[in-house]
RNA sequence: GCAAACUGUCGGAAACGGCAGGACGCAAAGCUAUUGGGGGCUAAAGCGUGUAAAAACGCCACGCCAGCCCGGCCGCCG
Repeated sequence: GCAAACUGUCGGAAACGGCAGGACGCAAAGCUAUUGGGGGCUAAAGCGUGUAAAAACGCCACGCCAGCCCGGCCGCCG
């Protein structure tokens, strides 16, 4: 310097994110996610199953996670 969980509030279908409070922790807990490679989360729309019609279930990211790992770039004091 940053800020987890949690709380309030706003956005979002959700994951999650913004802001405020709050500190578990962190030399990179800075940036990079179709501007590198893996991995994970959600599933709106779409497709399939199902039904009288539904509900529900399955698949799926161009949505999300950098405080999951590797890599790249920048980087304090000694």

c-di-GMP-I riboswitch aptamer from a mouse gut metagenome, 78 nucleotides, folded computationally. Model confidence (mean pLDDT): 88 of 100.